RNA sequence: GCCGAGGUAACUCAACGGUAGAGUGCUUCCCUGAAAAGGAAGAGGUAGUGGGUUCGACCCCCACCCUCGGCA
Numbered sequence: 001g002c003c004g005a006g007g008u009a010a011c012u013c014a015a016c017g018g019u020a021g022a023g024u025g026c027u028u029c030c031c032u033g034a035a036a037a038g039g040a041a042g043a044g045g046u047a048g049u050g051g052g053u054u055c056g057a058c059c060c061c062c063a064c065c066c067u068c069g070g071c072a
Stems, first nucleotide, its partner, number of pairs: 001071007010024004018055001026042005048064005
């Protein structure tokens, strides 16, 4: 330099045109003599950045940034 995959909640990952979810973690409560385990409730993200298409975009298109893999 070229090609491909990926970038979504603190972490690991879903969904893939109709205004974003799960597990773990975190907070409160229940349970216990206390703790662990278990149970209930809750907080937390405008989705790498900027444009474009569309009535409508995390999802499609373009550019750039970052990570990983391959080729040279």
Notes:
Transfer RNA from a Candidatus Portnoyibacteriota bacterium, 72 nucleotides, folded computationally. It matches the Rfam family "tRNA". Rfam 15.1 lists 5,335,975 matches to the family in 14,413 species. The coordinates come from a structure-prediction model, not an experiment, and the mean pLDDT is 83.